[in-house]
Large-subunit ribosomal RNA, domain VI from a Candidatus Methylacidiphilaceae bacterium, 254 nucleotides, folded computationally. It was read from a public genome assembly. Its mean pLDDT, the model's own confidence on a scale to 100, is 88.
Context: one part of a larger RNA
RNA sequence: CGCAGGAGACUUGAGGGAUUCACUCCCUAGUACGAGAGGACCGGGAGUGACGGACCGCUGGUGUUCCGGUUGUGUCGUCAGACGCAGCGCCGGGUAGCUAUGUCCGGAAAGGAUAAGCGCUGAAAGCAUCUAAGCGCCAAGCCUUCCCCAAGAUGAGGUCUCCCCAUCAAGGUCGUGGUAGACCACCACGUCGAUAGGCCGCACGUGAAAGCGCAGUAAUGCGUGGAGCGAAGCGGUACUAAUUACCUGAUUGG
Numbered sequence: 001c002g003c004a005g006g007a008g009a010c011u012u013g014a015g016g017g018a019u020u021c022a023c024u025c026c027c028u029a030g031u032a033c034g035a036g037a038g039g040a041c042c043g044g045g046a047g048u049g050a051c052g053g054a055c056c057g058c059u060g061g062u063g064u065u066c067c068g069g070u071u072g073u074g075u076c077g078u079c080a081g082a083c084g085c086a087g088c089g090c091c092g093g094g095u096a097g098c099u100a101u102g103u104c105c106g107g108a109a110a111g112g113a114u115a116a117g118c119g120c121u122g123a124a125a126g127c128a129u130c131u132a133a134g135c136g137c138c139a140a141g142c143c144u145u146c147c148c149c150a151a152g153a154u155g156a157g158g159u160c161u162c163c164c165c166a167u168c169a170a171g172g173u174c175g176u177g178g179u180a181g182a183c184c185a186c187c188a189c190g191u192c193g194a195u196a197g198g199c200c201g202c203a204c205g206u207g208a209a210a211g212c213g214c215a216g217u218a219a220u221g222c223g224u225g226g227a228g229c230g231a232a233g234c235g236g237u238a239c240u241a242a243u244u245a246c247c248u249g250a251u252u253g254g
Stems, first nucleotide, its partner, number of pairs: 001152001005163007015149003021049007033038001051106005059100004066093005071086006110144003117137004170248004174190005195241003198237005204230003211224005
């Protein structure tokens, strides 16, 4: 921009994509078969691998925005306590998120038409013949079935609701943001408000703060005390910021 009025939702599925795997063990059954050795078809069950999808409750990883330990040095006058720099200085842990080596699920079953092949009936050709008329069976393959996209499918589909000549219905600009994201878009919210920040509580993580007291010459230990501190998590709370406002918006249509 189109889909001949303008919108907001919900859809149909033409068409397209993805998938399509392999193996082991058990039962049937040591049966059929076979002198024996060996050892099934058919059918049923339980698993495994690779591959694929989703997810983070579990096991782990990461987690330079959290906590602690510690070396050297500098600064805060000194002590104590902190902070800066050294690859996050190094080291031990670790929330959310993201993740695989973790977890769950999938390739099942079925229908239709067939290939090679196997048949029925059956002439031409008194026989025979699966074929010439006619009718069956049969594949990991084909078309469906399952999953995903999908009306620019210009063949532009369908259903419901709203709007009525007014700037309405609606959309946007703008702002606060994230389940989204390079930008855009998408999604949530904008005081009729929990959208983000702050604050409060909880979870969870670190692992016993500082100060003071006690013991010890001291290093240090013990007590106060599972303390102090804390990111992205969960719940709450209008304290702060989402103010005010502006723009677009229907030709013949009904």

Record summary: Taxonomically the source falls in Methylacidiphilaceae (Bacteria, Pseudomonadati, Verrucomicrobiota, Methylacidiphilales).